[in-house]
Context: one part of a larger RNA
RNA sequence: GAUUGAACGCUCGCGGCAUGCCUUACACAUGCAAGUCGAACGGUAACAGGGAGCUUGCUCCGCUGACGAGUGGCGAACGGGUGAGUAAAGUAUCGGAACGUACCUUUCAGUGGGGGAUAACGUAGCGAAAGUUACGCUAAUACCGCAUAUUCUGUGAGCAGGAAAGCAGGGGAUCGCAAGACCUUGCGCUGAUUGAGCGGCCGAUAUCAGAUUAGCUAGUUGGUGAGGUAAAGGCUCACCAAGGCGACGAUCUGUAGCGGGUCUGAGAGGAUGAUCCGCCACACUGGAACUGAGACACGGUCCAGACUCCUACGGGAGGCAGCAGUAGGGAAUUUUGGACAAUGGGGGCAACCCUGAUCCAGCCAUGCCGCGUGAGUGAAGAAGGCCUUCGGGUUGUAAAGCUCUUUCGGCCGGGAAGAAAUCGUAUGGGUUAAUACCCUGUGCGGAUGACGGUACCGGCAUAAGAAGCACCGGCUAACUACGUGCCAGCAGCCGCGGUAAUACGUAGGGUGCGAGCGUUAAUC
Repeated sequence: GAUUGAACGCUCGCGGCAUGCCUUACACAUGCAAGUCGAACGGUAACAGGGAGCUUGCUCCGCUGACGAGUGGCGAACGGGUGAGUAAAGUAUCGGAACGUACCUUUCAGUGGGGGAUAACGUAGCGAAAGUUACGCUAAUACCGCAUAUUCUGUGAGCAGGAAAGCAGGGGAUCGCAAGACCUUGCGCUGAUUGAGCGGCCGAUAUCAGAUUAGCUAGUUGGUGAGGUAAAGGCUCACCAAGGCGACGAUCUGUAGCGGGUCUGAGAGGAUGAUCCGCCACACUGGAACUGAGACACGGUCCAGACUCCUACGGGAGGCAGCAGUAGGGAAUUUUGGACAAUGGGGGCAACCCUGAUCCAGCCAUGCCGCGUGAGUGAAGAAGGCCUUCGGGUUGUAAAGCUCUUUCGGCCGGGAAGAAAUCGUAUGGGUUAAUACCCUGUGCGGAUGACGGUACCGGCAUAAGAAGCACCGGCUAACUACGUGCCAGCAGCCGCGGUAAUACGUAGGGUGCGAGCGUUAAUC
């Protein structure tokens, strides 16, 4: 000099854009952060509508819109947080072969016919609660056989094994009392297949310090066989061999998430890893598996432990390193805000619902950037202050005065873009028996904004509301007076102060930066 997630002191007008627990991976009150689907299902607790009864203000009917609880599906493995652990099972770069993949995509084939349960619910209990027991009833895209299977799997190549589910919209004939059958479209479902994306695994190289850590290793190193896994492999096991690593630093100890990057520097390098992006690890501590395409799972389960809470003492409940917020720690770090309008995610045919992701707003000069605090004129060089050799000098064109301007702020008025998709309608195309329905292209139309009456624009009035901080001995730009008298004090280094202190304190003046300025800490 540059820089910072900074803090402290003094000071503070406005705006834009960013950043904001670096310390206790300490403990957490409260609210919210993952739901959704009635177009899978039986149904009807609540609300609204309709209908019936009718004693006229009640009862009944799931009939309709809808829908609590429940069965079922998908999601909850993403998104969000933190950096404790980890020196390699991580990361970065370059390669590899023995793998998996829900949703999406390509292609092919199928979707036939049966069965038994169970929650909800009812009845009867137990319990303070959390919850739970028995009996009975019922549905499904829940569950289980059968059939089918040139693909798939196994194979001794003959064979053997192995699936599925329906729901919704529309409809001209035909059948049917009707429901519907039937046809068709869409969404599904099953078996294979292709791709993309994603993920698991392996190798090489690189990846902090210590030798006052020199030897380490028994599933250890390799082989054969088996088990296990989606998959290679001591991953696991039986047997056999005695190997394997190490001064090119094994082992041990300490420290640490890694990278893109960031800071600095001419560069080489050094330091660092906040925000944003990629990867990894973790979710009160330790362990384990279940479900599932995917977890050994932050807001799932089980066990153990510590802690907190409830209890009728028998027993139960909990996990903010999600967003806010509280206590504590600390030099130190924000609101218990708004909205799903946009972007994205989950569910759904859709409408839509959910979304503390996200978008916004709030707080803080924490940082960067921009603007303002007026402009011109004005010598009687006013008054006052300070200094003085008492002549004067300086503050100083500074002020006043005169002439202007009105940014920002204030008030008044107007007022966006971010929002066109979904939707409706017309028309063309596709599908189809069909001018239904559905899908799709184009044109037209309408609805939807948290921010926010915000940005921006126009108008009004008035210089009106807006400057400080540090320093002035040398380094280092900037000097005098008074007070003090080795005292009080200053100080980054050298050093000042013991009666004329440009070095302490105050004042005047000056210098430097300026909504900041200094100090401290840290890095180059």
Predicted 3D model of a 524-nucleotide part of an RNA (small-subunit ribosomal RNA, 5' domain) from a metagenome. Its mean pLDDT, the model's own confidence on a scale to 100, is 86.